């Protein structure tokens, strides 16, 4: 050069045909204990890589460009 996959939470992954972004872990308060761990109970997780269309609506579909990683010369 050409072609494929990945990019969603602080970390590892989901998310069905385009229709309220969610789990595990980890954090924070609490309960409980002399304290602390374990256990339970409850909150917060968030510009879905950056940008543009299509759409009544896009994490999903298209186009770009970035970053990684494979394959093929």
């Nucleotide at each position: 050069a050409g072609g494929g996959u990945a990019u969603u939470a602080g970390c590892u992954c989901a998310a069905u045909u385009g229709g309220u972004a969610g789990a595990g872990c980890g954090g924070c308060g609490g309960u409980c204990u002399c304290c602390a761990a374990a256990a339970c109970c409850g909150c917060a997780u968030g510009u879905u890589g950056g940008g543009a269309g299509u759409u009544c609506g896009a994490g999903u579909c298209u186009c770009u460009c970035a970053u990684a990683c494979c394959c093929u010369g």

Annotation: A computed fold for a 73-nucleotide RNA from uncultured Akkermansia sp., annotated as transfer RNA. It was read from a public genome assembly. Model confidence (mean pLDDT): 81 of 100. It matches the Rfam family "tRNA". Rfam classes the family as a transfer RNA.